[in-house]
RNA sequence: AAAUCCCUCGCGGGAGAGAUCGGACUUGCCGGUUACGGCGGGCCCGGCGCCGAAGGAGCAACCGCCCCGGAAACUCUCAGGCACAAUGGACCGCGCGGGACAG
Numbered sequence: 001a002a003a004u005c006c007c008u009c010g011c012g013g014g015a016g017a018g019a020u021c022g023g024a025c026u027u028g029c030c031g032g033u034u035a036c037g038g039c040g041g042g043c044c045c046g047g048c049g050c051c052g053a054a055g056g057a058g059c060a061a062c063c064g065c066c067c068c069g070g071a072a073a074c075u076c077u078c079a080g081g082c083a084c085a086a087u088g089g090a091c092c093g094c095g096c097g098g099g100a101c102a103g
Base pairs, nucleotide, nucleotide: 004100005099006098007097009095010094011093012092013091018048020047021046022045023044025042026041027040028039029038030037031036049082050081051080055078056076057075058074062070063069064068
């Protein structure tokens, strides 16, 4: 110094699951003398159902310095999420930088 490995950042890709039910508020259109009613949108609360790929937790193959510890894309769903879109998104690829290897 290279390859390799780790980390921040940037770019690209990136799944699953109710357009569910009820209630309150608000708004546009229509009907109506009023009260109000129907349809659509927004938002909040609650219930049931569902998803797993932020995070979290559990078991374990396996590994280690073997008293003990580290451990999954498996499991559980606390959290999160469930029309399109947006957001998020494990993981994969590429790139700059930093670190280990490293003397």
Predicted 3D model of a 103-nucleotide RNA (Glycine riboswitch aptamer) from a Kiloniellaceae bacterium. Rfam family: Glycine riboswitch aptamer. Its family is annotated with glycine biosynthetic process in the Gene Ontology. From the family's description: This family represents the bacterial glycine riboswitch. NCBI's taxonomy places the organism under Bacteria, Pseudomonadati, Pseudomonadota, Alphaproteobacteria, Kiloniellaceae.